[in-house]
């Protein structure tokens, strides 16, 4: 130096000036809006989008409603072990694929329960005889036996070599493969040795029904709690009544007032200090967990997060909170570093 592979980090940056939404503290008027409920208005300080905020696909807090128990239906997830509030995530393994390697990747139970599906080829798809071989037979395109060998297929009755046979066959023998059992090693998945069965399961699919374990009650902050006009209901009162304008009358206009229960329009609240960040140190291989110290770091409800003018730089990618919190998946710029293989120099 090329190609590679693993992780991390960063996500333009500083000053002034103007604005926009929160907080907090000081002041506060018989102030201003509203029928209440509740908001508003002064100064001064500090705060204000993300690694994905996204997609909305898992888990889980929070909230309503359902709910003795226990089934049926449904879904989900499928190697062990560990982690967590939980998970369909992570960790660490074990079996298996990919790479020279560093590493990566895997929806990894069960077609040795049953059922069901495989286009074309093919004699035949779990059944069988096309050519072949081989007996009989005597010439008929015959009758048996044979999966060793050819043909088709992604896949043809465990592989392969041998004994055997009329040919031929797990019919039998080693050895490899598969079952079944035992013993060691291990928390386990599993591995690794020995024994036995002649193979009784023998193409593949279970992201085919379907079996077997595990598990799951809905629906979701427009969740939901509080307060609470007008209309409308319903009980009480009042009817030479109330009430506005008006100083008073006349006089004009307008008509009920009060209460309750309901909870719609407003309105508060849920809202953001939390399975929360940091750093240190212990325990662990890690994924995470104890300890202690310090930090406080957006909460709107038509939706704030901006704009101009300077300076510096690599000239600036994908990208905007709406209950939170874990993860996954998608999008996307640029730094750094371990480690791999090659090739050059010293």
């Nucleotide at each position: 130096u090329u190609a590679g592979u693993a992780a991390a980090c960063c996500a333009g940056c500083u000053g002034a000036u103007c604005g926009c939404g929160g907080c907090u503290g000081c002041a506060a008027g018989u102030g201003c809006c509203g029928a209440a409920a509740g908001g508003c208005c002064g100064c001064a300080g500090g705060c204000g989008a993300g690694g994905a905020a996204a997609g909305u696909c898992c888990g889980g807090g929070c909230u309503u409603c359902a709910u003795a128990g226990g089934g049926c239906a449904g879904g989900a997830u499928g190697c062990c072990g560990g982690a967590u509030a939980a998970c369909g995530u992570c960790c660490g393994g074990u079996g298996g694929a990919g790479g020279c390697g560093a590493c990566u990747c895997c929806c990894a139970g069960g077609c040795u329960a049953g059922u069901g599906c495989a286009a074309c080829a093919g004699a035949a798809a779990u059944a069988u005889a096309c050519c072949g071989c081989c007996a009989c037979a005597a010439u008929a395109c015959g009758u048996g036996g044979u999966a060793a060998g050819g043909u088709u297929g992604g896949a043809a009755g465990g592989g392969c070599a041998g004994u055997g046979u009329a040919a031929g066959a797990g019919a039998c023998u080693a050895c490899c493969g598969c079952c079944u059992c035992u013993u060691u090693g291990g928390u386990a998945a599993c591995a690794a040795a020995g024994a036995g069965g002649g193979c009784a399961u023998a193409u593949g699919u279970a992201a085919a029904c379907c079996c077997c374990a595990u598990u799951c009650g809905a629906a979701g902050c427009a969740a939901g709690a509080c307060c609470g006009a007008a209309u409308a209901a319903a009980g009480a009162c009042a009817a030479u009544g109330c009430g506005g304008c008006g100083g008073c009358c006349c006089g004009u206009c307008g008509c009920g007032u009060c209460u309750u229960a309901g909870g719609u329009a407003g309105g508060u609240c849920g809202c953001u200090g939390g399975a929360g960040c940091c750093u240190a140190u212990c325990g662990g291989u890690a994924a995470c967990g104890g300890u202690a110290g310090g930090c406080c770091u957006a909460g709107a409800u038509a939706g704030a997060u901006g704009a101009u003018c300077g300076g510096c730089a690599g000239a600036u990618a994908c990208a905007g909170a709406a209950c939170c919190c874990g993860g996954c998946u998608u999008a996307c710029g640029g730094u750094u570093u371990g480690c791999u293989a090659a090739a050059g120099c010293a």
Predicted 3D model of a 346-nucleotide RNA (Bacterial RNase P class A) from Lachnospiraceae bacterium OttesenSCG-928-J05. Rfam family: Bacterial RNase P class A. Gene Ontology terms of the family: ribonuclease P activity, dimeric ribonuclease P complex and tRNA processing. About the family: Ribonuclease P (RNase P) is a ubiquitous endoribonuclease, found in archaea, bacteria and eukarya as well as chloroplasts and mitochondria. It is recorded under the gene name rnpB. The same sequence occurs in records of 5 taxa.